[in-house]
Small-subunit ribosomal RNA, 5' domain from an uncultured delta proteobacterium, 528 nucleotides, folded computationally. The full RNA is in RNAcentral, with records from ENA and SILVA.
Context: one part of a larger RNA
RNA sequence: GAUUGAACGCUGGCGGCAUGCUUUACACAUGCAAGUCGAGCGGCAGCGCGGGGGCAACCCUGGCGGCGAGCGGCGAACGGGUGAGUAAUGCAUCGGAACGUGUCCCGUAGUGGGGGAUAACCCGGCGAAAGCCGGGCUAAUACCGCAUAUGCUCUACGGAGGAAAGGGGGGGAUCCGCAAGGACCUCUCGCUAUGGGAGCGGCCGAUGUCCGAUUAGCUUGUUGGUGGGGUAAUGGCUUACCAAGGCGACGAUCGGUAGCUGGUCUGAGAGGAUGAUCAGCCACACUGGGACUGAGACACGGCCCAGACUCCUACGGGAGGCAGCAGUGGGGAAUAUUGGACAAUGGGCGAAAGCCUGAUCCAGCCACGCCGCGUGUGUGAUGAAGGCCUUCGGGUCGUAAAGCACUGUGGAGGGGGAAGAACAGGUAGCGGGAACAAUACCCCGCUGCACUGACGGUACCCCUUUAGCAAGCACCGGCUAACUCCGUGCCAGCAGCCGCGGUAAUACGUAGGGGGCUAGCGUUGUCC
Numbered sequence: 001g002a003u004u005g006a007a008c009g010c011u012g013g014c015g016g017c018a019u020g021c022u023u024u025a026c027a028c029a030u031g032c033a034a035g036u037c038g039a040g041c042g043g044c045a046g047c048g049c050g051g052g053g054g055c056a057a058c059c060c061u062g063g064c065g066g067c068g069a070g071c072g073g074c075g076a077a078c079g080g081g082u083g084a085g086u087a088a089u090g091c092a093u094c095g096g097a098a099c100g101u102g103u104c105c106c107g108u109a110g111u112g113g114g115g116g117a118u119a120a121c122c123c124g125g126c127g128a129a130a131g132c133c134g135g136g137c138u139a140a141u142a143c144c145g146c147a148u149a150u151g152c153u154c155u156a157c158g159g160a161g162g163a164a165a166g167g168g169g170g171g172g173a174u175c176c177g178c179a180a181g182g183a184c185c186u187c188u189c190g191c192u193a194u195g196g197g198a199g200c201g202g203c204c205g206a207u208g209u210c211c212g213a214u215u216a217g218c219u220u221g222u223u224g225g226u227g228g229g230g231u232a233a234u235g236g237c238u239u240a241c242c243a244a245g246g247c248g249a250c251g252a253u254c255g256g257u258a259g260c261u262g263g264u265c266u267g268a269g270a271g272g273a274u275g276a277u278c279a280g281c282c283a284c285a286c287u288g289g290g291a292c293u294g295a296g297a298c299a300c301g302g303c304c305c306a307g308a309c310u311c312c313u314a315c316g317g318g319a320g321g322c323a324g325c326a327g328u329g330g331g332g333a334a335u336a337u338u339g340g341a342c343a344a345u346g347g348g349c350g351a352a353a354g355c356c357u358g359a360u361c362c363a364g365c366c367a368c369g370c371c372g373c374g375u376g377u378g379u380g381a382u383g384a385a386g387g388c389c390u391u392c393g394g395g396u397c398g399u400a401a402a403g404c405a406c407u408g409u410g411g412a413g414g415g416g417g418a419a420g421a422a423c424a425g426g427u428a429g430c431g432g433g434a435a436c437a438a439u440a441c442c443c444c445g446c447u448g449c450a451c452u453g454a455c456g457g458u459a460c461c462c463c464u465u466u467a468g469c470a471a472g473c474a475c476c477g478g479c480u481a482a483c484u485c486c487g488u489g490c491c492a493g494c495a496g497c498c499g500c501g502g503u504a505a506u507a508c509g510u511a512g513g514g515g516g517c518u519a520g521c522g523u524u525g526u527c528c
Base pairs, nucleotide, nucleotide: 001528004525006524007523008522009521010520013373014372015371016370017369020365021331026329027328028327030326031325032324035074036073037072040071041070043067044066047065048064049063050061051060052059053058081284082283083282090209091208092207093206094205095204096203099201100200101199104197105196106195107194108193109192110191111190112146114144115143121136122135123134124133125132126131152161153160154159166189167188168187169186170185171184174183175182176181210256211255212254217247218246219245222244223243224242225241226240227239228238229237259281260280261279262278263274264273265272266271286307287306288305289304290303309320310319311318312317337363339362340361341360345359346357347356348355349354376406377405378404379403386397387396388395389394410469411465412464413463414462415461416460420455425451426449427448428447429446430445431444432443433442472517473516475514476513477498478497479496483512484511486509487508493500494499
């Protein structure tokens, strides 16, 4: 000099953009952070409508809008947080072969016929509660067989094995049905098997990746083989047997420290330091262990066991996990609101409307940082008053002020007022397409219409108003730019280094003046 997630002191007008627990991976009150689908299902608690009863209060009634709880599906493995652990099971780069893959895309073949349950609900029982038990009824895209098997799996190549589910829209003739509706036809969303793809993931190798030798030897599933097992898959991954190997001064092992990278800071570069914010990967979710479900987890807001801690209890027994967003206590030099909205972007579910979303977008707080703007402009010499200095002549603050003439950024008041939002979604019309018996339904395109903004009456624009409301901080011995007076008298004090102070101190403390930076300025810490 540059730098910073900074802190502290004094000071502080506005805006834009960014940043904001680096310490206790310490403990957490409260609220919210993952739901959704009635176009899978039986139903119907609550609300509204309709119907019935009743004088009324009210009661009955799934018929309708809808829908709590329940069964079922998908999601919950993403998104969000943190950096404890990890020196290699990680990361970075470059390669590899023995794999998996829900949803998505392209293709092939199917979607036939049956069955038995169970929750909800009702009844009964136990418990303080959390909750649990028994009996009875019922549905499905829940569950289980049978049939079929292009392809698939296994195979001793003869053969053997294994699937499925329905829902919604529309419909002319014909058929069943009292009707509702169904058969039938068709469109669409699904379902099953399988081939390929995309993206994603698992695995293997090479090279690189901090310090210590005051750590020199380490290793028995250890190194390799065979058989068995296991995995989606290779492999001592595991197990039995056999062999006795494997690693190491090119630093094994052990100990310490540490998430890694793109990057960031600095530097002419080489390099050094660093890894906040943003992005990629990894690891973790009170501590330790374990599996279940699933395409995917050994699973932050799932389960089980153990432990520590906290809470409830009728003492028998239960409940919990903010390293999600806010917030609290504690620790600390130190780090923010228990805010708004799903309008946009994105995600989950859904055919859709839509619902959910502390992701996200916004707002709030803080000069923590960067950037921009302002605190006036012009004129004005009796060089006023006053302060300070003085050789007492004067000098200086100083065009500075006053005065005069202007301007109106910011502020204040008033008025207007966006973009972000339409390429999405809705609806109507037109055109086209696929399929069809079809001018319905379905899909695509165009046009018109109406709706949708948290921020926010914000940005921005216009008008009005008054120089009115807006300057500080450290420094002035040398380094280093800027000097005098007074006070003090090795005292009080200063100090980055050299050093100042013991009676004229440009070095201490004021004052006047000056040089410096400026909504900041200085100090301390960090790194180059």